[in-house]
Context: one part of a larger RNA
Molecule: small-subunit ribosomal RNA, central domain
Organism: metagenome
RNA sequence: CUGGGCGUAAAGGGAGCGUAGGCGGAAAGGUAAGUUAGAAGUGAAAUGUAUUGGUUUAAUUGGUAAUUUGCUUUUAAUACUGCUUUUCUUGAGUAUUGGAGAGGAGGAUGGAAUUCCAGGUGUAGUGGUGGAAUGUGUAGAUAUCUGGAAGAAUAUUAGUUGUGAAGGUGGUCAUCUGGCCAAAUACUGACGCUGAGGCUCGAAAGCUAGGGGAGUGAAUAGGAUUAGAUAUCCUGGUAGUCCUAGUUGUAAAUGAUGGACACUAGAUGCCGGAAGUGUUAUGCUUUCGGUGUCGAAGUUAAUGUAUUAAGUGUCCCGCCUGGGGAGUACGCUCGCAAGGGUGAAACUC
Numbered sequence: 001c002u003g004g005g006c007g008u009a010a011a012g013g014g015a016g017c018g019u020a021g022g023c024g025g026a027a028a029g030g031u032a033a034g035u036u037a038g039a040a041g042u043g044a045a046a047u048g049u050a051u052u053g054g055u056u057u058a059a060u061u062g063g064u065a066a067u068u069u070g071c072u073u074u075u076a077a078u079a080c081u082g083c084u085u086u087u088c089u090u091g092a093g094u095a096u097u098g099g100a101g102a103g104g105a106g107g108a109u110g111g112a113a114u115u116c117c118a119g120g121u122g123u124a125g126u127g128g129u130g131g132a133a134u135g136u137g138u139a140g141a142u143a144u145c146u147g148g149a150a151g152a153a154u155a156u157u158a159g160u161u162g163u164g165a166a167g168g169u170g171g172u173c174a175u176c177u178g179g180c181c182a183a184a185u186a187c188u189g190a191c192g193c194u195g196a197g198g199c200u201c202g203a204a205a206g207c208u209a210g211g212g213g214a215g216u217g218a219a220u221a222g223g224a225u226u227a228g229a230u231a232u233c234c235u236g237g238u239a240g241u242c243c244u245a246g247u248u249g250u251a252a253a254u255g256a257u258g259g260a261c262a263c264u265a266g267a268u269g270c271c272g273g274a275a276g277u278g279u280u281a282u283g284c285u286u287u288c289g290g291u292g293u294c295g296a297a298g299u300u301a302a303u304g305u306a307u308u309a310a311g312u313g314u315c316c317c318g319c320c321u322g323g324g325g326a327g328u329a330c331g332c333u334c335g336c337a338a339g340g341g342u343g344a345a346a347c348u349c
Stems, first nucleotide, its partner, number of pairs: 004320003007303002012317001014201004021194003025088007033081002035077008049065005091191001092188004096183004103177003107173003110154001114150008125136002162169002206247006215241002220236004258316006266294012298305002322349003331342004
């Protein structure tokens, strides 16, 4: 390289946008580049192969043939691909009318709880645990009532519910804004799919600068436990957690399942539409889009999966090739750093 694979055995890039490239709907005409057929030239000889001559035979050796899968020129064919011209509407998109939503951004605002502060009532405990102790309290705590302050999170509703490309997203209100779905028509006329590089987004933790700091809480202190206890449990508690502007670019970033399109039994639940039908109090039937459960064929090593495929096919990208060494070393590159990306070998089994 030809292969064989990628849910769980090694293997789907964290996700999107998109450049080059690859691939690409229907009809007709032209062309003849690819493609197919014929012809000519060339494709050195020797070697090798087949056959034949000769040396008694053989090795050695002479002749002939095919081979030389190629290249060039030329003649023809036109199904497919390409190029080109014209046309089409089913792929894709635009317009119209509606619809659902924790989709995004910045802003305003509410109540419950917690802690703290001030004051009132009130008196000896409180807190915590398996049991305790450290802690806290007669300088008046805990409890309870009134008033105030602060920060963070948004009970119930809440649902294998919704929504978003993924990460994610949940009080309320308005503003700005992205996408999606349905129904009818009208329009554009293949405008499409994928996507190496590239660009953008990307939980938590971490980092830089400035704020903020209620609760919680790495580190850390003390008290227990224990043979010990650098843990678990308890009392405290710094960074962090929150905001603004940057940075980092990783996760079991998981459905451990790349994207797009087509086809292939059903049953049942939920969410969002639409149409029909019937009572009008629910409903029933059909259909489109999403999201679950069970299950036929098929598939699978099995488990399972099964119209949301891991089935049957096409196109494009990424990745794998025994375990360890190792996601290490070296080099390059990105980063303030922490580290990230790329990524071996010796050796060993």